[in-house]
RNA sequence: AUUGAUCUUCAGGGCGGGGUGCAAUUCCCCACCGGCGGUAAAGCCCGCGAGCGAAGAAAACGGAAACGCCGUUUUUAUAGCAUGAUUCGGUGAAACUCCGAAGCCGACAGUAUAGUCUGGAUGGAAGAAGAUACAU
Numbered sequence: 001a002u003u004g005a006u007c008u009u010c011a012g013g014g015c016g017g018g019g020u021g022c023a024a025u026u027c028c029c030c031a032c033c034g035g036c037g038g039u040a041a042a043g044c045c046c047g048c049g050a051g052c053g054a055a056g057a058a059a060a061c062g063g064a065a066a067c068g069c070c071g072u073u074u075u076u077a078u079a080g081c082a083u084g085a086u087u088c089g090g091u092g093a094a095a096c097u098c099c100g101a102a103g104c105c106g107a108c109a110g111u112a113u114a115g116u117c118u119g120g121a122u123g124g125a126a127g128a129a130g131a132u133a134c135a136u
Stems, first nucleotide, its partner, number of pairs: 001136002004134001005132006016030004031116002033106002035048004043104002051081002056076008086102005108119003
C1' cells in the first nucleotide's frame, strides 16, 4: 500500500408573510429545502437508499404420544411491486454537473387536499470515517 474479516462512530434539509374559510404550516399568492456513490463540481445524467413484500430461512407458542407434520405470530427481505423532475446561452480539451437565464420535481399513514406539520422512526439505510489482528 492492497484485498478480505471483525468491531466502533457518524450518516437529511425546509412554511416566514398574506388571502379564503367553522376549520388549512395541507387550498390560493409570495417564500423556503435538496441524502449517498459515479462522472468536470449534479435534487432533474447513470446507479443506489428510505415503503410494500411472495418464496425460502430462523425463532417462539399451540395441536397430537411424537422427530417430522399442521396452525398462528414474530424476525429476516431473495424475486417482484412502487420509486419524481431540464432546457437554452456562455467558458472549456472535457460540463444535461461550472457561470448566466428560465423551468420542473418531491414515498407511505394521519389531518381541510402536506417536499416543509404529526407519525411509523430513540427505527432502518445508500454510504463515510476510524480501529484491530491476520494475509499478500
Model confidence (mean pLDDT): 78 of 100. The RNA shown here (FMN riboswitch aptamer (RFN element)) has 136 nucleotides and comes from Rectinema subterraneum. The sequence was found by an Rfam model in a public genome assembly. The organism belongs to Rectinema, within Bacteria.